A computed fold for a 73-nucleotide RNA from a Candidatus Caenarcanales bacterium, annotated as transfer RNA. The coordinates come from a structure-prediction model, not an experiment, and the mean pLDDT is 81. The source organism's lineage runs through Bacteria, Bacillati, Candidatus Melainabacteria, Vampirovibriophyceae and Candidatus Caenarcanales. Rfam family: tRNA. Rfam classes the family as a transfer RNA.
RNA sequence: GGACGCUUAGCUCAGUUGGUAGAGCAUCUCGUUUACACCGAGGAGGUCAGAAGUUCGAGUCUUCUAGCGUCCA
Repeated sequence: GGACGCUUAGCUCAGUUGGUAGAGCAUCUCGUUUACACCGAGGAGGUCAGAAGUUCGAGUCUUCUAGCGUCCA
């Protein structure tokens, strides 16, 4: 330098025809306990890496940029 892939909650990851953004763990509150843990119930937590475009509507399609990974040179 080139090809391909990845970027979504604090972490690890889903998201199926483009139509209300989700799970597990973690965290907070309540219950339970002498207390902690476990367990049960509930809550909070998101610029879907950034920008632009297409569309009535974009996490999803297109282009560019950035970061990371693999391979080739």